[in-house]
Predicted 3D model of an 86-nucleotide RNA (c-di-GMP-I riboswitch aptamer) from Gracilibacillus halophilus YIM-C55.5. The same sequence occurs in records of 2 taxa. The RNAcentral record of the sequence draws on Rfam and Ribocentre.
């Protein structure tokens, strides 16, 4: 120095939940809040997976299917990157 790895220190992010707001919903955003995270930085939803079902189609009395709607903190891939004890 590089790869792998993750002790310590400093710093970083922020799950559930609450409030406000947007949305048909899933979910998003902001503030509070910390379960966790070494990439929980960024890109990828046309790599796979999952959620919703407004519209539409079929059924016909509230059912089934459907993404053009979502999740990157579900897994994977790409790319950049802090520290350095064993």
């Nucleotide at each position: 120095c590089a790869a792998a790895c993750g002790a310590a220190a400093g710093g970083g992010c922020a799950a559930a939940c609450u409030u406000a707001u947007c949305g048909a919903a899933a979910g998003g955003u902001a503030a509070g809040g910390a379960c966790g995270c070494a990439a929980a930085g960024c890109c990828u939803a046309a790599g796979g997976a999952u959620c919703u079902a407004a519209c539409g189609u079929c059924a016909u009395u509230u059912g089934a299917c459907u993404a053009u709607g979502a999740u990157a903190g579900c897994c994977g891939g790409g790319u950049u990157g802090c520290c350095g004890a064993a």